[in-house]
């Protein structure tokens, strides 16, 4: 270093400023944010998790699931650079939420470490 096992730890960010209003971080102007693996460095490519839905043996199985173009550099980039766009579960709320509150001190893709073993 390889392979499977056990244990432990870690594993999501964000409305500044302003307008209307009795009331809005929910509307309007504007601002801000981007889980994990793959691949030339990715919110928008491929795959996965979460959320959601269904089933039942109630923690497992199955399913659904958002959004990008153009130009440039390069051997190679829908990943870099430039420009202009777009997307974002459920429940709650004095008023409609990607950003507030709640489920959640949760779960988890996965990351790291330790231990014993095998070839």
């Nucleotide at each position: 270093g390889u392979u499977g096992g056990u244990u432990u730890u870690c594993a999501g960010g964000g409305c500044a400023g302003g307008g209307u209003g009795u009331g809005a971080u929910u509307c309007c102007c504007g601002a801000c944010c981007g889980g994990c693996g793959g691949u030339a460095a990715a919110g928008u490519c491929c795959g996965c998790g979460a959320c959601c839905c269904a089933g039942c043996g109630u923690g497992c199985u199955g399913g659904u699931u958002g959004a990008a173009u153009u130009g440039g550099u390069u051997a190679g980039a829908u990943u870099c650079c430039a420009a202009u766009a777009c997307c974002g579960a459920u429940a709650g709320u004095u008023a409609a939420a990607g950003u507030c509150u709640a489920g959640a001190u949760g779960a988890a893709a996965g990351a790291a470490a330790a231990c014993a073993g095998a070839g």
Predicted 3D model of a 119-nucleotide RNA (FMN riboswitch aptamer (RFN element)) from Companilactobacillus insicii. The sequence was found by an Rfam model in a public genome assembly.